[in-house]
Context: one part of a larger RNA
Molecule: small-subunit ribosomal RNA, central domain
Organism: uncultured Acidobacteriota bacterium
Parts: sequence; C1' cells; structure tokens
RNA sequence: UUGGGCGUAAAGGGCGCGUAGGCGGUAGUGCAAGUUAGCUGUGAAAGCCCCGGGCUUAACCUGGGAAUUGCAUCUAAUACUGUGUGUCUUGAGUUCUGGAGGGGGCAGUGGAAUUCCCAGUGUAGCGGUGAAAUGCGUAGAUAUUGGGAGGAACACCAGCGGCGAAGGCGGCUGCCUGGACAGAGACUGACGCUGAGGCGCGAAGGCCAGGGGAGCGAACGGGAUUAGAUACCCCGGUAGUCCUGGCGGUAAACGAUGGGCACUUGGUGUUGGGGGUAUUGAGUCCCUCGGUGCCGAAGCAAACGCGAUAAGUGCCCCGCCUGGGGAGUACGGUCGCAAGACUGAAACUC
Repeated sequence: UUGGGCGUAAAGGGCGCGUAGGCGGUAGUGCAAGUUAGCUGUGAAAGCCCCGGGCUUAACCUGGGAAUUGCAUCUAAUACUGUGUGUCUUGAGUUCUGGAGGGGGCAGUGGAAUUCCCAGUGUAGCGGUGAAAUGCGUAGAUAUUGGGAGGAACACCAGCGGCGAAGGCGGCUGCCUGGACAGAGACUGACGCUGAGGCGCGAAGGCCAGGGGAGCGAACGGGAUUAGAUACCCCGGUAGUCCUGGCGGUAAACGAUGGGCACUUGGUGUUGGGGGUAUUGAGUCCCUCGGUGCCGAAGCAAACGCGAUAAGUGCCCCGCCUGGGGAGUACGGUCGCAAGACUGAAACUC
C1' cells in the first nucleotide's frame, strides 16, 4: 500500500460554522467529454506462447502466426455519468399564527444560612474526635435576643423533567437575543449533504492587569495517629474559588458510539404540540408529529450487549487505527507572557 477495522481489544476529531473538493431528487430535450461498438494507423526487433523447419537429439538457430489487454484519428450509439436549456415538488428554504425553554450582557430585587461588628440576657466552659490534643473563652466565649455589614450560593418546587452544537445552563423581574417543534395553507424551485485547510466556541485548574473576599480551601503552620506519617482525622490558613478585561485550549471534553439520508415485527413510561370521541368541566380514550427513558422480534456481535435514539440493512462525505515498551518522549516547526499546547519520530528492547 492493499485489505480489514474504530461502544469495551489499536482506532470518532471536544463542538460548531464553512472554503476547496467529493457526492447529489423528478419528467423532457440539445451536445457527445466520460462510457460502449466498429474501421484505420501505431504499439521496433528479439524474447514469452502456438504451428512448422535446420544442426544424429537437446540447448541453440530459423519461418509463420498469435499476443502486445495501450494510444490516436474517423464513424456510429445515447441507457448511465457529465454539460447546456428548460419542467416539477417530494429534498431544502421563506412567510404567517400559537406555545415552551436556553444563553449572554446590563439594570433591579428576595428570603434562608455561614462569618464578622455593636448592644441586651447570662456564666464557665465551648469546640473537636475512634479517643484526644492543638484552638477559642473570666479582657466574659459557647448559648440566646435585637440591630448592622459583607460576600457567595440559590433549599423546597426538582422529575432516568426541560434547553443547548458541545463545554454547559436552576431564586424573582425587566431589556436585548439564538435555535428547535407543531399546525395550516401560500411562495421559491434542488437553492442539498459532507467538509481537507481555515475561522469561531470551548469545564475545571492555570497566567496577566484591576477590583472583591463571607464560606470553602492547594501550599504552609500546628495537634493527633504511626515504626515513620512530607497522608488519611482535627485546629488554623495564603493563592484560588467571585467580578471586569485579556491569554491559555486541555479532560474519563464519555453514549468511551462523527455527520446526513432511506428502509426494517412489537410492548410500556415520560415530555412538548395538533386533531378527534365523550363529558357541565377536569380527567379518560383514540389518532398523529417532535424529544427523552426502559424491555425486547429479526438481524448484528468474540462476548458483554445493541436493537426505529441500532452497535440491524444500504448509500454519501470527513476523521482515525495497523504489536507492547521506548513515547505523546527527542529534534524541528507553529502558537503562548509563562506553564505548556499542536504536529510528532528513531536507535534500542520484548
């Protein structure tokens, strides 16, 4: 490389937007580039293969044929691909109406709790643990009542509930704003799918500058435990956690399962919408579209399991794998303030 693969054995890019490229619905028509058929030319000779001939055979030499699967001109065909034109509405999209939710910034606001401060009551303990001690407390703690300050997070509702491409998103109100779904017709008329590069987003921790700092809490100090204890337990506690602006770009970024389309027995729950039956109404029941769970036919699978939300059956496009270690290392390059990230070997060894 071919082939075979990628839930768990090596292997799906963290996620999206999108360039080139690849692939692409329906009926007609023109062209004839691909495609198909034929003619001609060429495809050196030798060699290989077939039929003969010559050395007594053979090797060897020699005649003819075949082959040379290719290329080019010309002629013809038009199913498929392509291309021009033009048709359609199922793919895709636009508009109208209704409902529900997420995120960002800004502005405002609520209660519970912790901590701290002030004041009252009150007195000797409190706290903590397996047991203790460090610690706090007669300078009046803990407990309790009233008042105040400040920061962070939003109990119940809360649900194998919802939303988002992923990361992720939970008090309430206003403003701005993206997407999805359902119904009804109308309109555009293939405008689509995927997507190397590229661009953007991207938890936590980390970095830079400025603020903020209640609780928690790496590092650090102390008390215990222990043979030791640079830990687990306890008392403290700085960065950080929070806000604004910027950087970084990683993860068990997981469904360890890329995206799109089509097809393939069923059962049961839940969520959003529409229609219908019945009813005073709610509820119930039936049909249907979208989402999200569970169990399972066929099939698949090494097994576990998956099973219309496929890991089934097919097609299109991208990414990736190719024994373990060395190693996600070295070197080089790009990016970064740095930490480091991305790309990514070999010797050697089993």